Order: sequence, then C1' cells, then structure tokens
RNA sequence: UAAUAAAGCAUAGCGCCAGAACUCUUUGAGUUGACGAGGACUAGAUUGAUCGAAAAUUCGGCGGAUAAUCUAGAGGCAUAGUACUGCCUGAGCGAUAAGCAAAAACGAGAAGUGAUUCUCCAACAGAUCUUAUCAGGUACUCAU
Repeated sequence: UAAUAAAGCAUAGCGCCAGAACUCUUUGAGUUGACGAGGACUAGAUUGAUCGAAAAUUCGGCGGAUAAUCUAGAGGCAUAGUACUGCCUGAGCGAUAAGCAAAAACGAGAAGUGAUUCUCCAACAGAUCUUAUCAGGUACUCAU
C1' cells in the first nucleotide's frame, strides 16, 4: 500500500404543542399527546411513507423522516469477456415452508397534592423483514 474476514456505526413511532382531553393550591402552573417490527449507494421529482398489536385522544395540528414510484448517476450480481435485459445495495421473475415484538392487562416497587410518569415480571403479530429449499435471461465472442 492492497485484498479478505469479522465486528461496530445514523435516537426517526422521532421531536414539538397554538386546538382538544385531563390535573392542581385555578388572573396561574402543569399532564397526556405512536406500542413495537421494519427501513439508508448518491442527487432530484411526486405522494396521504411499509407492517401488524389484547393500544383506541395512537384525537387534531406543525416539523422531520431510512417508505413507495419515476428520472439521472456511482459501484456491483446473474458470466470467462462485451452488449442488452433483469436485479442489488449483497444482488433473476417467482413458489413453498419455517422464524420473531412491544405496549396494554395482572402483580410489585419508586416519584408527584394530582393529572401522570419511571422501573421490574409470563405471554401474544404481520410484512416488501430473516432463514432454508426449489427455481437461473438473450445475442455474439473466447476457452474446452
């Protein structure tokens, strides 16, 4: 210096509160306001940004956002090479099977006058998530 392998790295169900609901010692001061799973090559455009939950103000609003689709670009996979085509940020269209959470509630503890908040404890999803199996393009060239 280069290659390979392993591990790690982005708070994004995130932040906020003029409505609303709620509390108190009420000219005021406070509380609540998304439960987890999943999601990032770069730039731009559009849109109501995926999945489900024993939650149901998780209402309403503002901002943000790793979403989906399209366009352009970088690097790659399908191949030994080129082009096309499809696809990926670990890689063909697709099929089948399997896998997994937290909140709530109950119980216990802590803080607060209170609304309420925090901590500990069994279980329970779905997907475009994960794993396994099946399933693998066209033309030309090269090699055998």